The RNA shown here (FMN riboswitch aptamer (RFN element)) has 151 nucleotides and comes from Alteribacillus persepolensis. Its mean pLDDT, the model's own confidence on a scale to 100, is 78. It matches the Rfam family "FMN riboswitch aptamer (RFN element)". Rfam's curators write: The RFN element is a highly conserved domain that is found frequently in the 5'-untranslated regions of prokaryotic mRNAs that encode for flavin mononucleotide (FMN) biosynthesis and transport proteins. Taxonomically the source falls in Alteribacillus (Bacteria, Bacillati, Bacillota, Bacillaceae).

[in-house]
RNA sequence: CGGUGCCUUCGGGGUCGGGUGAAAGUCCCAACCGGCGGUGAUAAAGCAAGAAGCAGCUUUUCAGUCCGUGACCCGUAUCGGUUUUUCCUUUACGGUGGAUCCGGUGCAAUUCCGGAGCCGACAGUGACAGUCUGGAUGGGAGAAGGACAGC
Numbered sequence: 001c002g003g004u005g006c007c008u009u010c011g012g013g014g015u016c017g018g019g020u021g022a023a024a025g026u027c028c029c030a031a032c033c034g035g036c037g038g039u040g041a042u043a044a045a046g047c048a049a050g051a052a053g054c055a056g057c058u059u060u061u062c063a064g065u066c067c068g069u070g071a072c073c074c075g076u077a078u079c080g081g082u083u084u085u086u087c088c089u090u091u092a093c094g095g096u097g098g099a100u101c102c103g104g105u106g107c108a109a110u111u112c113c114g115g116a117g118c119c120g121a122c123a124g125u126g127a128c129a130g131u132c133u134g135g136a137u138g139g140g141a142g143a144a145g146g147a148c149a150g151c
Base pairs, nucleotide, nucleotide: 001150003148006146007145008144009143010142017029018028019027031131032130033120034119035069036068037067038066043060044059045058046057047056064118065117073095074094075093076092077091080088081087100116101115102114103113104112122134123133124132
């Protein structure tokens, strides 16, 4: 350097305060939150050079709403189990699946700066849930480290 492989660890946040009501973290006012990879002109530090400036290199950081993707749900095939018109389960593939504009700067921004918006699985519930409870001590995009074949 390297792998369709192996092992280990890690891998999601959030209703202050108030209104109505018998009852609401579910309604209303208001508050709060933002998985993973990519892109990215952000920011910081360092290196080199140097009178200064421009340009260069390295590290960290940089989008909920762009591109892709995960969880939930559905389907097909498939492994295994079962009390075999059934249900559970493994793996792979497919489907479904939410949301952004305006102004500024600039060669270039849906990413920077300013402003105003918008979005958020399923089941449950004394009353409708992004924030409560549950499936979930689960799964997971992926991240870090390690061992080993090979070169």